[in-house]
């Protein structure tokens, strides 16, 4: 060059069209003389950028970036 996968909070992921969930991790309160555990609650994603279909896209499609890998 040319094929293929992969992109979702800080980290690791789930989610197959109809207002995005979880585990770790931060904080804050109870508890404890303290500290860890543990228990309850919070905060953190404009779902990799852009264009398309749709009434509606994280989700289907283009094209670009990263990224893993295969062929040459």
């Nucleotide at each position: 060059g040319c094929c293929u996968g992969u992109u979702u909070g800080g980290c690791u992921u789930a989610g197959u069209g109809g207002u995005a969930g979880a585990g770790c991790g931060u904080c804050g309160c109870u508890c404890u003389u303290g500290u860890a555990a543990a228990g309850c609650g919070a905060a953190g994603g404009u779902c990799g950028g852009u264009g398309g279909u749709u009434c509606g896209a994280u989700u289907c499609c283009g094209u670009c970036a990263a990224u893993a890998g295969g062929c040459a």
Transfer RNA from Neocallimastix lanati (nom. inval.), 72 nucleotides, folded computationally. The prediction has a mean pLDDT of 82. Rfam family: tRNA. Gene Ontology term of the family: triplet codon-amino acid adaptor activity. RNAcentral records the identical sequence in 6 taxa.